[in-house]
Molecule: transfer RNA
Organism: Gemmataceae bacterium
RNA sequence: UGCGGGGUGGAGCAGUUGGUAGCUCGCGCGGCUCAUAACCGCGAGGUCGUUGGUUCGAGUCCAACCCCCGUAA
Numbered sequence: 001u002g003c004g005g006g007g008u009g010g011a012g013c014a015g016u017u018g019g020u021a022g023c024u025c026g027c028g029c030g031g032c033u034c035a036u037a038a039c040c041g042c043g044a045g046g047u048c049g050u051u052g053g054u055u056c057g058a059g060u061c062c063a064a065c066c067c068c069c070g071u072a073a
Stems, first nucleotide, its partner, number of pairs: 001072007010025004019056001027043005049065005
């Protein structure tokens, strides 16, 4: 430098027709218990890598750039 894959709550990941961003774990509160764990209920936490573009509407499509992994020289 070329090619391929990826970047989404604290962590790991979904989101495949463009139409309210979700799951598991973790965290907080409550219930249960003599108590803890387990279990049950509720809740907080995301400007979807950045900046533009297309569109009535973008995590999703397009362009440039940044970062990570793999690969070729």